Predicted 3D model of a 110-nucleotide RNA (Guanidine-I riboswitch aptamer) from Thiothrix caldifontis. Lineage of the source: Bacteria > Pseudomonadota > Gammaproteobacteria > Thiotrichales > Thiothrix. The coordinates come from a structure-prediction model, not an experiment, and the mean pLDDT is 79. The model forms 100% of the base pairs in the Rfam consensus.
RNA sequence: AAAAUGGGUCGCUAGGGUUCCGGUCGGUGGUAUGAAAAUCCACUGAUGCUGGUCCGAGAGCAACCGACCUUCACAGCAAGGUUACACGGCGGGAUAAAAACCCGGGAGGU
Numbered sequence: 001a002a003a004a005u006g007g008g009u010c011g012c013u014a015g016g017g018u019u020c021c022g023g024u025c026g027g028u029g030g031u032a033u034g035a036a037a038a039u040c041c042a043c044u045g046a047u048g049c050u051g052g053u054c055c056g057a058g059a060g061c062a063a064c065c066g067a068c069c070u071u072c073a074c075a076g077c078a079a080g081g082u083u084a085c086a087c088g089g090c091g092g093g094a095u096a097a098a099a100a101c102c103c104g105g106g107a108g109g110u
Base pairs, nucleotide, nucleotide: 007065008064009063011061012060015055016054020052021051022049023047024046025045026044027043028042029041030040032039033038066083067082068081069080070079071078085105087108091103092102093101
C1' cells in the first nucleotide's frame, strides 16, 4: 500500500399510518320500549381518535446462531475472549397507508 471478513435469524421498543376491529359525529331503516325526546339493533358516510390487528430501525434493546483468536494440543470435545466505530439530506419505492421500512454504512459531511 492492497485484498478478505466485519454477518444472519427471531422477539421487543422508539416511530408510523388507517386494511380490519373499536371510538366519535352524521344519515337511513326497524313486527322492539316510549306521549315525545331518546334507548337498542342493523346498514352506510366521514374522521387518526387513547387503543387492539398491522408495518417497524446500519447508526435502539435483548437472545440465539455464525465468524475470528487463545488454551488443552497430535486431534476431538470443552472452556475463555473478540465481534469495534457510526453525523447524515432532498427525492423516489412498496404496502391499505405511512414511517428511523427499502433505495441507504447511499449523496454529502467530519